[in-house]
RNA sequence: CGAGCAGACCGCCUUAUCGCUCUUGAAUUCAAGGGAGGAAAGUCCGGGCAUCACAGAGUGGCAUAGUGGGUAACACCCAUCUCCCGAAAGGGACGGACAAGUGCAACAGAAAGAAUGUACAGGUAAGGCUGUAGUGAAAUCAGGUAAACUCUAUGCGAUGAAAUGCCAAGUAAACCGACAAUUAAGGGUUACUCGCUCAAUGUCGGAGGGUAGGCAGAUAGAACUUGCCAGCAAUGGCAAGUCCAGAUAAAUGAUAAGGUCUUGUUUUCGGACAAGAACAGAACCCGGCUUACAGGUCUGCUUUUUUU
Numbered sequence: 001c002g003a004g005c006a007g008a009c010c011g012c013c014u015u016a017u018c019g020c021u022c023u024u025g026a027a028u029u030c031a032a033g034g035g036a037g038g039a040a041a042g043u044c045c046g047g048g049c050a051u052c053a054c055a056g057a058g059u060g061g062c063a064u065a066g067u068g069g070g071u072a073a074c075a076c077c078c079a080u081c082u083c084c085c086g087a088a089a090g091g092g093a094c095g096g097a098c099a100a101g102u103g104c105a106a107c108a109g110a111a112a113g114a115a116u117g118u119a120c121a122g123g124u125a126a127g128g129c130u131g132u133a134g135u136g137a138a139a140u141c142a143g144g145u146a147a148a149c150u151c152u153a154u155g156c157g158a159u160g161a162a163a164u165g166c167c168a169a170g171u172a173a174a175c176c177g178a179c180a181a182u183u184a185a186g187g188g189u190u191a192c193u194c195g196c197u198c199a200a201u202g203u204c205g206g207a208g209g210g211u212a213g214g215c216a217g218a219u220a221g222a223a224c225u226u227g228c229c230a231g232c233a234a235u236g237g238c239a240a241g242u243c244c245a246g247a248u249a250a251a252u253g254a255u256a257a258g259g260u261c262u263u264g265u266u267u268u269c270g271g272a273c274a275a276g277a278a279c280a281g282a283a284c285c286c287g288g289c290u291u292a293c294a295g296g297u298c299u300g301c302u303u304u305u306u307u308u
Base pairs, nucleotide, nucleotide: 002303003302004301005300006299007298008297009296010295012259013258014257015256016255017254018253020035021034022033023032024031025030037279041290042289044288045287046286047285048284049160050159051158052157056194057193058192059191060190061156062155063154064153065152066080067079068078069077070076081095082093083092084091085090096151097150101149102148103145104144118133119132120131121130122129164216165215166214167213175206176205177204178203179202186198187197188196189195223242224241225240226239227238228237229236230235260277261276262275263274264273265272266271
C1' cells in the first nucleotide's frame, strides 16, 4: 500500500415566496414558536396504561435452560467459562439430564448395545478370566448422540386506543325463535374435563328502529442533552439544563435560484453539459430483536501472504 474486524455519525444544504397543521397571545385573519425515523417497517418478544376476570385439581400445549450481573421486564444487553469458525482482530451457540426409559450409528469387522470372541500370549478345575493386535468415528466399557423422542427445573388470563370512560340527542327495554330459571342456559378462569364463580328473569340468534355529535384517553416521559463519580462493562447515582408532532380520513408541502456529492460525455485542462441523490412516511406510549438502505465521513484494532 492492500485486505479485514468492531463502533459512531451524516444521508442532500442555504436563501426567498406561497401553502397546510398545532400551541400561545391578540382579536378577524396578525405575530411568535413547533411540525415524520434510524429504522416510524415486521407485529416477533417484554412491559406501562385501560376494562373484564382470578380457586384450584387432573391431563395436555407452548416458551426458556453454563455461571454471575443489568433492567420495570424479557427469548434482550454486559462480563466470563466451555465448544465451534477464522492466520488474527473478531464472530457464533444447538450450553440442565444418557443408572428414569425408549431409540439411532452405513461400510469395515468375530462381534456395535449390556451384544460378541478372529489371531497371538498368559492363566484356570473350567470359563473371553487377563493382556496385546486387527477393523472401525466408536470394541469388551456407567462410551457417543437429546436442533433424537423424552425427563428435570422455572414460567405462561383475555382484549387493545375502532381499548376504555363521560356528556348531549333520540327510538321501539316493542316483535319472532331457541334454551334456561339457583341442582343454571350462557359467560369467565393458558387448551380440554371436573370444580369454582358471575348471572334474581337471563343468555344466544333473527328481522327491524334510533344515533354516527362533542369531550377525555392523546403525549411531561421507566424522557432527552451535557458534565462528574462508581463499575471491566451493561448500567446506576448526583448536578445543571431542555420540552423536541399530536392529526382524526388523517397536516408535516410546493415553486425558484445557487451550492455540495455521485455517475457519464467532452475539453483549449480554466472548465462545460446532462442525469441522479439510498431505505422509506408517525396514529396510545416505551425497552428490545429482525429485516431494508445509493453514497460518504470519522475513531480504534488485526495483518497469514505479497511488495519496498
Overview: The prediction has a mean pLDDT of 77. This is a predicted structure of a 308-nucleotide RNA (Bacterial RNase P class A) from a Flavobacteriaceae bacterium. The sequence is in RNAcentral, with records from ENA. It is recorded under the gene name rnpB. It matches the Rfam family "Bacterial RNase P class A". Its family is annotated with dimeric ribonuclease P complex, tRNA processing and ribonuclease P activity in the Gene Ontology. About the family: Ribonuclease P (RNase P) is a ubiquitous endoribonuclease, found in archaea, bacteria and eukarya as well as chloroplasts and mitochondria. Its best characterised activity is the generation of mature 5'-ends of tRNAs by cleaving the 5'-leader elements of precursor-tRNAs. Cellular RNase Ps are ribonucleoproteins. RNA from bacterial RNase Ps retains its catalytic activity in the absence of the protein subunit, i.e. it is a ribozyme. Isolated eukaryotic and archaeal RNase P RNA has not been shown to retain its catalytic function, but is still essential for the catalytic activity of the holoenzyme. Although the archaeal and eukaryotic holoenzyme s have a much greater protein content than the bacterial ones, the RNA cores from all the three lineages are homologous -- helices corresponding to P1, P2, P3, P4, and P10/11 are common to all cellular RNase P RNAs. Yet, there is considerable sequence variation, particularly among the eukaryotic RNAs. Identified in Yersinia as Ysr151/RnpB.